[in-house]
A computed fold for a 1540-nucleotide RNA from an uncultured prokaryote, annotated as small-subunit ribosomal RNA. The prediction has a mean pLDDT of 82. Its Rfam family is "Bacterial small subunit ribosomal RNA". Its family is annotated with structural constituent of ribosome and ribosome in the Gene Ontology. The RNAcentral record of the sequence draws on ENA.

RNA sequence: UAGAGUUUGAUCCUGGCUCAGAUUGAACGCUGGCGGCAUGCCUAACACAUGCAAGUCGAGCGGAAACGAUGGGAGCUUGCUCCCAGGCGUCGAGCGGCGGACGGGUGAGUAAUACGUAGGAAUCUGCCCAGUAGUGGGGGACAACUCGGGGAAACCCGAGCUAAUACCGCAUACGACCUACGGGUGAAAGCGGAGGAUCUUUCGGGAGGUCACUAUUGGAUGAGCCCGCGUCGGAUUAGCUUGUUGGUGAGGUAAAGGCUCACCAAGGCGACGAUCCGUAGCUGGUCUGAGAGGACGACCAGCCACACUGGGACUGAGACACGGCCCAGACUCCUACGGGAGGCAGCAGUGGGGAAUAUUGGACAAUGGGGCGCAAGCCUGAAUCCAGUUCAUGCCGCGUGUGUGAAGAAGGCCUUCGGGUUGUAAAGCACUUUCAGUAGGGAGGAAGGCUUUGGGCUAAAAUACUCGUUAUCUGUGGCGUUACCAACAGAAUAAGCACCGGCUAACUCCGUGCCAGCAGCCGCGGUAAUACGGAGGGUGCAAGCGUUAAUCGGAAUUACUGGGCGUAAAGCGCGCGUUAGGCGGUUUGUUAAGUGGGAUGUGAAAGCCCUGGGCUCAACCUGGGAACUGCAUUCCAAACUGGCAGGCUAGAGUAUGGUAGAGGUGAGUGGAAUUUCCUGUGUAGCGGUGAAAUGCGUAGAUAUAGGAAGGAAUACCGGUGGCGAAGGCGGCCACCUGGACCGAUACUGACGCUGAGGUGCGAAAGCGUGGGGAGCGAACAGGAUUAGAUACCCUGGUAGUCCACGCUGUAAACGAUGAGAACUAGCUGUUGGGGUCCUUAGAGGCUUUAGUGGCGCAGCUAACGCACUAAGUUGACCGCCUGGGGAGUACGGACGCAAGGUUAAAACUCAAAUGAAUUGACGGGGGCCCGCACAAGCGGUGGAGCAUGUGGUUUAAUUCGAUGCAACGCGAAGAACCUUACCUGGUCUUGACAUCCUGCGAACUUUCUAGAGAUAGAUUGGUGCCUUCGGGAACUCUGUGACAGGUGCUGCAUGGCUGUCGUCAGCUCGUGUUGUGAAAUGUUGGGUUAAGUCCCGUAACGAGCGCAACCCCUAUCCUUAGUUACCAGCGAUUCGGCCGGGAACUCUAAGGAGACUGCCGGUGACAAACCGGAGGAAGGUGGGGACGACGUCAAGUCAUCAUGGCCCUUACGACCUGGGCUACACACGUGCUACAAUGGCCGGUACAGAGGGCAGCGAAAGGGCGACCUGGAGCCAAUCCCUUAAAGCCGGUCGUAGUCCGGAUUGGAGUCUGCAACUCGACUCCAUGAAGUUGGAAUCGCUAGUAAUCGCGAAUCAGAAUGUCGCGGUGAAUACGUUCCCGGGCCUUGUACACACCGCCCGUCACACCAUGGGAGUGGGUUGCAAAAGAAGUGGCUAGUUUAACCUUCGGGAGAACGGUCACCACUUUGUGAUUCAUGACUGGGGUGAAGUCGUAACAAGGUAGCCCUAGGGGAACCUGGGGCUGGAUCACCUCCUUA
Repeated sequence: UAGAGUUUGAUCCUGGCUCAGAUUGAACGCUGGCGGCAUGCCUAACACAUGCAAGUCGAGCGGAAACGAUGGGAGCUUGCUCCCAGGCGUCGAGCGGCGGACGGGUGAGUAAUACGUAGGAAUCUGCCCAGUAGUGGGGGACAACUCGGGGAAACCCGAGCUAAUACCGCAUACGACCUACGGGUGAAAGCGGAGGAUCUUUCGGGAGGUCACUAUUGGAUGAGCCCGCGUCGGAUUAGCUUGUUGGUGAGGUAAAGGCUCACCAAGGCGACGAUCCGUAGCUGGUCUGAGAGGACGACCAGCCACACUGGGACUGAGACACGGCCCAGACUCCUACGGGAGGCAGCAGUGGGGAAUAUUGGACAAUGGGGCGCAAGCCUGAAUCCAGUUCAUGCCGCGUGUGUGAAGAAGGCCUUCGGGUUGUAAAGCACUUUCAGUAGGGAGGAAGGCUUUGGGCUAAAAUACUCGUUAUCUGUGGCGUUACCAACAGAAUAAGCACCGGCUAACUCCGUGCCAGCAGCCGCGGUAAUACGGAGGGUGCAAGCGUUAAUCGGAAUUACUGGGCGUAAAGCGCGCGUUAGGCGGUUUGUUAAGUGGGAUGUGAAAGCCCUGGGCUCAACCUGGGAACUGCAUUCCAAACUGGCAGGCUAGAGUAUGGUAGAGGUGAGUGGAAUUUCCUGUGUAGCGGUGAAAUGCGUAGAUAUAGGAAGGAAUACCGGUGGCGAAGGCGGCCACCUGGACCGAUACUGACGCUGAGGUGCGAAAGCGUGGGGAGCGAACAGGAUUAGAUACCCUGGUAGUCCACGCUGUAAACGAUGAGAACUAGCUGUUGGGGUCCUUAGAGGCUUUAGUGGCGCAGCUAACGCACUAAGUUGACCGCCUGGGGAGUACGGACGCAAGGUUAAAACUCAAAUGAAUUGACGGGGGCCCGCACAAGCGGUGGAGCAUGUGGUUUAAUUCGAUGCAACGCGAAGAACCUUACCUGGUCUUGACAUCCUGCGAACUUUCUAGAGAUAGAUUGGUGCCUUCGGGAACUCUGUGACAGGUGCUGCAUGGCUGUCGUCAGCUCGUGUUGUGAAAUGUUGGGUUAAGUCCCGUAACGAGCGCAACCCCUAUCCUUAGUUACCAGCGAUUCGGCCGGGAACUCUAAGGAGACUGCCGGUGACAAACCGGAGGAAGGUGGGGACGACGUCAAGUCAUCAUGGCCCUUACGACCUGGGCUACACACGUGCUACAAUGGCCGGUACAGAGGGCAGCGAAAGGGCGACCUGGAGCCAAUCCCUUAAAGCCGGUCGUAGUCCGGAUUGGAGUCUGCAACUCGACUCCAUGAAGUUGGAAUCGCUAGUAAUCGCGAAUCAGAAUGUCGCGGUGAAUACGUUCCCGGGCCUUGUACACACCGCCCGUCACACCAUGGGAGUGGGUUGCAAAAGAAGUGGCUAGUUUAACCUUCGGGAGAACGGUCACCACUUUGUGAUUCAUGACUGGGGUGAAGUCGUAACAAGGUAGCCCUAGGGGAACCUGGGGCUGGAUCACCUCCUUA
């Protein structure tokens, strides 16, 4: 020391991305009141107009151009001009001195000639301080000036005069330097000025003081040099170096030194990273961070470097010099074209660049300021102090009002329409006056300095000089209209910005409709958006707020503190081993490098921190302290590490005796088998497959017997057996040879471990040369399969496989686990050896050691798992990793004959990719089980005709919905009108329907006319009910507006209802337990069941919804009751339970009984249960029904109903007429009737059940061939009616035919319902008599009173069933069984699926865009080498020219300057390399992109298991061969282990 979001259906981990924080020399957007303090070209070290930024000294000098004062003169206009006087104040230019090397700017260069820190010796140091000794005497010039000349200018030339603190000798030498120690040499500087006093003399000189000067010593300061350590990235930069490394000598420098030169030697640097490339000023510090660190180096401070670019020196104490010089170059300017001038990276300012950074301001008033000067003073442009600007650029402070005020105003917004919110907010009332404004007052920053005065200094004195405690005078302010103070008036002058889906504080409405847009990440938007835009409201911060950019943090996400590598990214394929490096047993002594402690020095100031003080506070400023974790020196200690020396034997090794072994190399040799060849026998096939074909065979195959040849591999033994470092190694025999293990003693004495580079070995494939070639077999050919099949399968077959020699150097080279050492419970198998006990032998027991397996404790792990063969606990060493893709790729290097291997990026792109485990789902995975699922059967559908529904088509409309199972005789239990929703036409507009208001009128009703009707007009009758007499209620009509209305849309906004999996046996919960967790357990297991039914077992124990039961019907019996039902017995009879009667029976309808595996036997585990049996009407849920768990399908329905939202409102509403829903080349579903003799037809005859009936059922009787009509009894129903049931039975006929089957279709005639049967009803009769002779592929139902078959009834309904729902009659066949198809349940397994296999997903091709590699080349930058070139300058030489000081024998000499020449060298040029950037026709792959093409490679056994290396082939994923791996499912076997 804080975390959060994001991979998943969920979980844990790994791992990246993103956010919240702080910060900035910032910029941009919106907004903006005041003050204080800071800060401000990060880009073009780009170019610069203009002004200023370094001068000063007359107390150094000659002087006097200008100004002033004074004096004199002249002129006159009487206050002006001119002249004279360096005499005075002063002073331009010049000589001279000091300073222009500081201060100021910038960061281009520079990775070390720099910087930081700590040291060092061979140095210099103007001004300053201290000490010592001095300052004597001469000389010759040159500026200025005058004259002359040249030039446009800049400026230059010649002649002449002159001064000095300018210059040059001479003398002198305390000290200094040199030395051969004898001294000698050499060198240096020598007074002028100012002021004053005294004395002497008067032109001046001496003494004292001060300043200055010379020599020298020391100090201080500053600077130069050397050395240790520290100081960015790249090895796809590995070798660099010839003045290079060292020596000797010389030169040179202030100084050491290859700094330079001559000679000699051959060194020096480098894996502890030289050289090269890229980038960069360094530090104190700043920002961040808990710290360690990381990033940065604005402002302030120290150091360095640079000054237009490059080079050079001069002067000087100091420079190779920002506002100096020379040269070269580029650029700009002036020019009379001959020549000249310039350098803002000083301050302002301009242009330019840029997202972006200020005034051509004031002042020296202040200062441990600077320069000069004795001083006064002068100068001083980010030295400094101020102001301004534009600045909100940052930090800090203040304000924009305070109190009260509920009618909770108005307005806005929302609303469930009640209200809520804005909101005490406003208004109103009462106060205050900071800030801004107006007009006043008013500190501090001032100390000095000058003048006067006092003391000291001197041998003495002083007005010099010095000191200043005091006093006096003069007097200094840019800021500044300062800060500050009081006064005046008045709430008056002053609030915005961002955000409101989660992270993350803050929510609603409207608009929009995958559009417009938002977005930091996840993501939002496709009609109900808290995510877009607007509004209201809210949240946060506030004169600012957001955005962008950037740094650190979070990030333990480079891990020193503080990470990892079996499967997530990550152990080199395996050895050997070096004087590399790192680490190292035991003991003694010593040392003191590491280590520990003390002291000293240093670690600049500022900053940070602590503590005081000053501005009203704060920011800010300031005093003190602490700290600066470092370095150096020194002292002490001696445990540990290291060094040195000496021992030891436990590590390691050697000797010796044994043991096992597919360890290795080369050589020899055997048998079995395949193939080929020869010969014999023998005949028609062989071979091959899922099935085939290609192929071989009558020229004799296959088969069989004998013989021969050749190559390769070594059955059985053989084994989680052995050996080897790994790769790998397998017949037998012998030779040679490596290693391991065991036993016992002896010896050596740490000889060890690891191991970067290096070096060796290294499967298979492949390559080269030469052999060999039986079998197998990439490529290739053919045959199949297939939509295709460049594959899987088959027939052939070449390289290859084999040998020798050489190369290659890779594999899932795997235990996906580096090697070595120590420690840490056990049990068990096996291989090799030893000991011991027992034993006739074989074997066995115990024990020990080296291997090799299984299980398991602690511990570890994300989990899986590992567990003495560690993935546990430790310490030492090596290798490797840091999101996915791009990519193990490109480029470069070195390797290879090639194939290729090795080393190894970036742009770009995504927000994930991955591991383990969990729950599901799925599998052309496995096991168990069930179901009319299959099988076994019976009957159908599919063929025909018709009915009906649907699709399609048609139409003005053919209303709408339902669409795999689970739509299609479905909504519809019944479309002629109505229904009706559709279409045509005609009409209405508060409406056909509801509520409210106004007015008229009771309501209502008769008749007539027009019209298709709706409707319109006329007309008749009628005045009702209640009343408190005011009126009211109901109803009709009229008017107005609120509203009505909608079968309009959305079933993907919904409620409700329903279907389906499925009457399948499942679905869950509480507590407990296990697991980090998702979850698991329970619910799994052994049995059993129709059943998660029950039993047993069991870290589970219980419970709920389901199952079952409870309910209804039915099958038996009993009780009660007895009409309308019944009739045994009795009576009676019209022979009909009709009647009396009965209450037994049937039946009705109430209540009970009964069935529970209860009993017996067997099986089973002494269970549950199952099998069989008895009894019973019924037997193992007796049969049937109702009843449908958690959930799935965004299943169906907005057209039953309800309902949010949207839409229409003289119409998408309402009314009416007619039409349509009934169409018809066609396709499908569901049915009916048939195809006939188990039948049709005719005649006779028997037996039900359950229903319905008053706008009804309708009897008898009569009529009609019949439908039906007439009729009207009876019945509101156990009473009457519908109501004759049919199949059946008894007779007859038909005789296998398109029929005496079948009845479609059509013609005619009718009946019934209804306002009305044309479109468009049903039925009847007569006539007609179609297809059809049992139905292809395929497919449906059914397991018993079932299928099949036969009729009856009901709902709907005026009428209209072949449909639907019910009822009974007759009444079968079959089930061996669970391999297969379909569906389902449980367990298990794999998974890359989770929208869940209708999943996921790979590659080519086509299109668009993006970045990138190659590329004939092209154009730039940098740089190496070899040359050329040679300005200025310096140095060397110098036969030329010139020459004041000194010397001179006067001739000259010394010296100097110029010139010449040589050396070095900048610019520049040439040639040739290297490297880097940009660009390039074309080209390679890569990435990205809702709906393109081809296939389906992978994930399940992914349908040929997959993957790795390698080779060949192919549109493409890929296929095939060889070797390898399990990170393969399933089944079987072997071995091992576990189990009281």